[in-house]
Molecule: SAM riboswitch aptamer (S box leader)
Organism: uncultured Thermomicrobiales bacterium
C1' cells in the first nucleotide's frame, strides 16, 4: 500500500511566520488581503487507544457491555463528513423539478492486522 472493525447532526481559539488560494474529487454552495489554506508556539475539544471509578453479566486469573472520570498516545478546533454524486421508499404532481426518510458508495479518524 492493502484488509477488518468502529465512529463521523454535539464540541473546541489566540499569537507568530508567510502570502493565494482553500473546503478530497466532480457539480453546487461557501471561506479568503477585515489575510483563508499551510507551518510553529500556547490554549481548547474529547472520537478511538491507554489509565482510573461504578453498575451488571460471567467468574480461577480475569474478561465483556454500558455509564462516568482523565487528557498520557493519536486525532480534531467554519458550515451534518457543508450538500449532492448510486439505489430504494414516501410526499407533491398531468409531468418534471423538488422535499423528506432509509441503505449503500466515496472520504476522514482511531484500533488491530499487514
Nucleotide at each position: 500500500a492493502c484488509c477488518u472493525c468502529a465512529u463521523c447532526c454535539a464540541g473546541a481559539g489566540g499569537g507568530g511566520c508567510a502570502g493565494a488560494g482553500g473546503g478530497a474529487u466532480c457539480g453546487g454552495c461557501c471561506c479568503g488581503a477585515u489575510g483563508a489554506c499551510g507551518c510553529c508556539c500556547c490554549a481548547g475539544c474529547a472520537a478511538c487507544c491507554a489509565c482510573c471509578c461504578g453498575c451488571c453479566g460471567a467468574c480461577g486469573a480475569u474478561c465483556g457491555c454500558c455509564g462516568g472520570g482523565c487528557a498520557g498516545g493519536u486525532g480534531c478546533u467554519a458550515a451534518u463528513u457543508c450538500c449532492g454524486a448510486c439505489a430504494g421508499g414516501a410526499c407533491c404532481c398531468g409531468g418534471a423539478c423538488g422535499u423528506c426518510c432509509u441503505g449503500g458508495g466515496a472520504g476522514a479518524u482511531g484500533a488491530g492486522g499487514g